[in-house]
RNA sequence: GCGGAGAGGCGGAUGGCCGCUGUGAUGGGUUUCCAUCAGCAGAGGAAAGUCCGGACUCCAAAAAGCGACGGUGCCGGGUAACGCCCGGGCGGGGAUCGGCAGGGGAACCUGCCGGGAACCCGACGGAAAGCGCCACAGAAAACAAACCGCCGCAUUCGUGCGGCAAGGGUGAAAAGGUGGGGUAAGAGCCCACCGCGCCGCUGGCAACAGGGGCGGCAUGGCAAGCCCCACCGGGAGCAAUGCCAAAUAGGGAUCGCGCGUCGCAAGACGGGGUUGCUUUUGCCCCAGCAGAUCCGGGUUGGCAGCUAGAGCUGUUCGGGCAACCGGAUGGCAAGAGGAAUGGUCAUCGAACCGGGGCAACUCGGGGAACAGAAUCCGGCUUAUAGCCUCUCCGCGCAC
Numbered sequence: 001g002c003g004g005a006g007a008g009g010c011g012g013a014u015g016g017c018c019g020c021u022g023u024g025a026u027g028g029g030u031u032u033c034c035a036u037c038a039g040c041a042g043a044g045g046a047a048a049g050u051c052c053g054g055a056c057u058c059c060a061a062a063a064a065g066c067g068a069c070g071g072u073g074c075c076g077g078g079u080a081a082c083g084c085c086c087g088g089g090c091g092g093g094g095a096u097c098g099g100c101a102g103g104g105g106a107a108c109c110u111g112c113c114g115g116g117a118a119c120c121c122g123a124c125g126g127a128a129a130g131c132g133c134c135a136c137a138g139a140a141a142a143c144a145a146a147c148c149g150c151c152g153c154a155u156u157c158g159u160g161c162g163g164c165a166a167g168g169g170u171g172a173a174a175a176g177g178u179g180g181g182g183u184a185a186g187a188g189c190c191c192a193c194c195g196c197g198c199c200g201c202u203g204g205c206a207a208c209a210g211g212g213g214c215g216g217c218a219u220g221g222c223a224a225g226c227c228c229c230a231c232c233g234g235g236a237g238c239a240a241u242g243c244c245a246a247a248u249a250g251g252g253a254u255c256g257c258g259c260g261u262c263g264c265a266a267g268a269c270g271g272g273g274u275u276g277c278u279u280u281u282g283c284c285c286c287a288g289c290a291g292a293u294c295c296g297g298g299u300u301g302g303c304a305g306c307u308a309g310a311g312c313u314g315u316u317c318g319g320g321c322a323a324c325c326g327g328a329u330g331g332c333a334a335g336a337g338g339a340a341u342g343g344u345c346a347u348c349g350a351a352c353c354g355g356g357g358c359a360a361c362u363c364g365g366g367g368a369a370c371a372g373a374a375u376c377c378g379g380c381u382u383a384u385a386g387c388c389u390c391u392c393c394g395c396g397c398a399c
Base pairs, nucleotide, nucleotide: 001395002394003393004392005391006390007389008388009387010386012348013347014346015345016344017343018342020042021041022040023039024037025036026035027034028033044370048381049380051379052378053377054376055375056237057236058235059234062280063279064278065277066276069233070232071231072230073229074088075087076086077085078084089124090122091121092120093119097114098113099112100111101110102109103108125228126227130226131225132222133221134220147168148167149164150163151162152161153160154159176194177193178192179191180190181189195217196215197214198213199212201210202209203208241304242303243302244301251295252294253293254292255291260269261268262267270286271285272284273283274282311332312331313330314329315328316327317326318325319324352365353364354363355362356361
């Protein structure tokens, strides 16, 4: 310098005037609230999608087991946890490069094959547990095979009989692949190498990798078809939930197997009910009770939940390949309530466009994307004009 990749940051700035929300100060008021000041703070990297995981709340006061339903799926680690992150394995992709073929006067272009950096992707357990599917084409799509063809015999020369699955065709896929021997022609029929199966050795925590021995060797694919295996998971969600005030219809229907014993009583035993089921404990009830199922009505008001957390971040020390973990020290922090975080004026202002100039530069225009918190947090995915910075790999050149 060329080419290929990965990560991060900004995504408007300054000043004046006016305004909104929270908090603060002062004064009044003393639950609430009002006035003044304007000190401090006030929407993102995704606030989005609602795809995962949690914190928190209720069901329900739990524990154990089972079932249903759902999720994940190579190995090892991280994390509060995850379907996320890190490292590794296997498989695929991937620029320069090499070879062959074609076009061209050349530069170069196109196609195929090989190998392959950084980096990217993987819906990555199991196909001899079982069931199911593979359209059309094709002779035949898995206990699967003869259309063309090759070979042998016979022939009335039309063809018939037998052998073959190596060659061709169909197809996404056709009874391992390449080469040789052998054969009438062929075929793992035999041999070498590769592939496959079994056994064991070495390295590695493991996934897996490498080497060796034996065996001619069972035959494809799909599990993002049902399924099997391993592991994990209760459900619903801030419109959760709690309090105050108020109002209505203290509403109606059906079911409620048990309705007992002792005791003066309290109570004990027993019985019934209560989370999808069972058991144990806890709680409620013993009479039209606790409760179960269904129908219908009132409440649309106020307050809380509501923002300091597994928080974010700078510097640094230790452990670790890393994700991350632990320590020290500093900084930061929206809480609206139909929904605040703004309006206006002025100046500057990137890319880009036009003119002048040898150039440096100069004049004018232009005006930067996706997009708005709503309980909070950790991820993933999607959208994003333009600019800046850093890193990795390959090739070439110079020192």